[in-house]
RNA sequence: CGCGGCGUAGCUUAAUUGGUCAGAGCACCCGACUGAUAUUCGGGCGAUGCGGGUUCGAGUCCCGACGCCGCGA
Numbered sequence: 001c002g003c004g005g006c007g008u009a010g011c012u013u014a015a016u017u018g019g020u021c022a023g024a025g026c027a028c029c030c031g032a033c034u035g036a037u038a039u040u041c042g043g044g045c046g047a048u049g050c051g052g053g054u055u056c057g058a059g060u061c062c063c064g065a066c067g068c069c070g071c072g073a
Base pairs, nucleotide, nucleotide: 001072002071003070004069005068006067007066010026011025012024013023019056028044029043030042031041032040050064051063052062053061
């Protein structure tokens, strides 16, 4: 320098050719249970990395830059 893949919550991840409100587990907070702790149960909090574009509608498609990984030179 060129090519390819990936970027969703604090962490790990789902989302069936674009369409309901972006779902779940762990963690965290509150409550129930207990003499207390733990376990268990109920509830809550929180995310589409950034900037544009297409579309009635974008996590998904297109462009750009950024970061990570890999391949080639």